The RNA shown here (SAM riboswitch aptamer (S box leader)) has 96 nucleotides and comes from Tepidiforma sp. Of the family's consensus pairs, 97% are formed in the model. The prediction has a mean pLDDT of 77. The sequence was found by an Rfam model in a public genome assembly. NCBI's taxonomy places the organism under Bacteria, Bacillati, Chloroflexota, Tepidiformia, Tepidiforma.

[in-house]
RNA sequence: CCCCAAUCACGAGUGGCGCGAGGGACCUGGCCCGAUGACCGCCCGGCAACCCCGGGGGAAACCCCCGGAAGGUGCCCCAGCCAGGACCGAUUGGAG
Repeated sequence: CCCCAAUCACGAGUGGCGCGAGGGACCUGGCCCGAUGACCGCCCGGCAACCCCGGGGGAAACCCCCGGAAGGUGCCCCAGCCAGGACCGAUUGGAG
């Protein structure tokens, strides 16, 4: 980078530091956030349970149930902001 599968429900920060002008994925229109410092990065804290760990069920599964949170990701936004559009996008796991 491409392909496949699942999810985009709930939940969790008015935290600290740095940077400095745009940001909310893309296009059009709207709406919203932003020098009272957004977005982004780092730290700390937290949420969840995709991978993972333990136990049970099952003939078996890449299956189901219960529990856990050390480790790898992710997330903590008002929210995938709304409408229309498109080779939509994002995250996790797997194959190449």